[in-house]
């Protein structure tokens, strides 16, 4: 760069010491009853994967990634009375 997903789901401990929520700015929320990060065990999900199917069925999780406050935190930009929907933009995955 192409394509798919993005209201579900999953935490405890050590170290650590004071920030974080992923461009800035803002709102809001987290945080010394201990943030970032890094390990250590757990989990969750099923993108590749594995069995199975008439099927894009269906059930599997060894192993390669991801992930485990809050809709991608709102709001912000286009449409719309609104409900909502779309874009950017990030985030994963395969190629």
């Nucleotide at each position: 760069c192409u394509u798919a997903u993005u209201c579900a789901g999953a935490g405890u401990g050590g170290u650590g010491g004071a920030g974080a929520g992923u461009g800035a700015a803002g709102g809001c929320u987290c945080u010394a009853u201990g943030a970032a990060a890094c390990c250590a065990c757990g989990g969750c999900a099923a993108c590749c994967c594995c069995a199975u199917u008439a099927g894009u069925u269906u059930g599997g999780a060894a192993g390669g990634u991801g992930c485990c406050a809050a809709u991608c935190u709102c709001a912000g930009c286009g449409a719309g009375g609104a409900a909502u929907c779309g874009a950017a933009c990030a985030a994963u995955a395969a190629g």

Background: This is a predicted structure of a 95-nucleotide RNA (SAM riboswitch aptamer (S box leader)) from uncultured Butyribacter sp. Rfam family: SAM riboswitch aptamer (S box leader). Rfam links the family to the GO term regulation of gene expression. From the family's description: The SAM riboswitch is found upstream of a number of genes which code for proteins involved in methionine or cysteine biosynthesis in Gram-positive bacteria. The sequence is in RNAcentral, with records from MGnify. Its mean pLDDT, the model's own confidence on a scale to 100, is 83. Lineage of the source: Bacteria > Bacillota > Clostridia > Lachnospirales > Butyribacter.